[in-house]
Molecule: Lysine riboswitch aptamer
Organism: Virgibacillus oceani
RNA sequence: CGGUGAGGUAGAGGUGCAGAUUAUAUGAGUACUCAACAUGAGAAUGACACCUAUGAUUGUUGAUGAAAGGAUUGUUUGCCGAAGCGUGAUAAGGGUCGAACUUAUGAUAGCUGGUAUGUCUUUGAAUAAGAGGUAUACUGUCAUGCAUUAUGUGUAUGGAGAACUACUGAUCGA
Numbered sequence: 001c002g003g004u005g006a007g008g009u010a011g012a013g014g015u016g017c018a019g020a021u022u023a024u025a026u027g028a029g030u031a032c033u034c035a036a037c038a039u040g041a042g043a044a045u046g047a048c049a050c051c052u053a054u055g056a057u058u059g060u061u062g063a064u065g066a067a068a069g070g071a072u073u074g075u076u077u078g079c080c081g082a083a084g085c086g087u088g089a090u091a092a093g094g095g096u097c098g099a100a101c102u103u104a105u106g107a108u109a110g111c112u113g114g115u116a117u118g119u120c121u122u123u124g125a126a127u128a129a130g131a132g133g134u135a136u137a138c139u140g141u142c143a144u145g146c147a148u149u150a151u152g153u154g155u156a157u158g159g160a161g162a163a164c165u166a167c168u169g170a171u172c173g174a
Stems, first nucleotide, its partner, number of pairs: 001173004007168005014080001016079006023072002033063006042051001046097003083112003086108002089105005113139011141159008
């Protein structure tokens, strides 16, 4: 001087992501429980146990009367594969076992740059909201092409976060 860019540090995207917590509404005058009246043998389960003529189940009336999850607001913490989803494993949950489900922990070069809206499926009390798929739009970043130049801007196409930008620094060759 040139090539490559392991590693480290710090940043950017924006209604940005996730966690904790206060208050409020919804859940709901619902579930559970109690009483009266009527009825009169089941009810429940995947299976068993528990309950029941000291009245099951169901119906009517009355009394009493929640909670969880999710949501909104405020505060606060950690951050930018933040995080989410999928798949496997372990543990816990309930009367017992099994299945399913929920929660937590950890693994995973499987997918997703981010946001919004519509639609389908699913969770949910719900028309709230969440998750997944899909379509459209916007937006950030890089590459390439075109146009134009206070080298930037605009536009078109495409890629993916192990990415991108900046600094540092490792290594190779002369």